[in-house]
Molecule: c-di-GMP-I riboswitch aptamer
Organism: Methylomonas subterranea
């Protein structure tokens, strides 16, 4: 060095809820508060979920299934990068 993963040191980062605000929506962005994370740093490559659209069947509506495009990285996976150093 690398894996693991305790203490220690720097500190990060924000799940929900409230208020603005941007979107057609999922959802984002800023403030407070703080559910929690050793990757809750960073990518949408896969797979599931979420949203509008549209197509199949279907009498309708609801629901399925499939397809593009959004959305999410605190859903699992992968890929990249980092902080400390004991068994």
């Nucleotide at each position: 060095u690398a894996a693991c993963c305790a203490a220690c040191u720097a500190g990060c980062c924000a799940a929900g809820c409230c208020u603005a605000u941007c979107g057609g929506a999922a959802g984002g962005u800023a403030g407070g508060c703080g559910c929690g994370g050793a990757a809750a740093a960073u990518c949408g490559c896969g797979g599931a979920u979420c949203c509008c659209g549209a197509a199949u069947a279907a009498a309708a509506g609801a629901g399925a299934u499939u397809c593009u495009g959004g959305a999410a990285a605190g859903c699992c996976g992968g890929a990249u990068u980092g902080c400390c150093g004991a068994c």